């Protein structure tokens, strides 16, 4: 060089064409003498980059970049 898989919130991951979500972490409140645990809420995303298909793309296709594996 070649082949396959993978990239979504701070972390671990769902989401296979029509609203971007969960758990943990963070912040606030309730509870407590204080804290923790528990319960409720809030915030946090140009969905790796770029082009294409489509009325519409996180999702389908191409290229590129990073990671993992295989082959040589």
């Nucleotide at each position: 060089a070649g082949u396959g898989c993978u990239a979504u919130a701070g972390c671990u991951c769902a989401g296979u064409g029509g609203c971007a979500g969960a758990g943990c972490a963070g912040c606030c409140g309730c509870c407590u003498g204080c804290a923790g645990a528990g319960c409720g809420g809030c915030a946090g995303g140009u969905c790796g980059u770029u082009g294409g298909u489509u009325c519409g793309a996180a999702c389908c296709c191409g290229a590129c970049u990073g990671g993992c594996a295989c082959c040589u």

Model confidence (mean pLDDT): 83 of 100. This is a predicted structure of a 72-nucleotide RNA (transfer RNA) from Dunaliella primolecta. The sequence is in RNAcentral, with records from GtRNAdb. Taxonomically the source falls in Dunaliella (Eukaryota, Viridiplantae, Chlorophyta, core chlorophytes). Its Rfam family is "tRNA". By type it is a transfer RNA. Rfam describes the family as follows. Transfer RNA (tRNA) molecules are approximately 80 nucleotides in length. It is recorded under the gene name tRNA-Cys-GCA-4-1.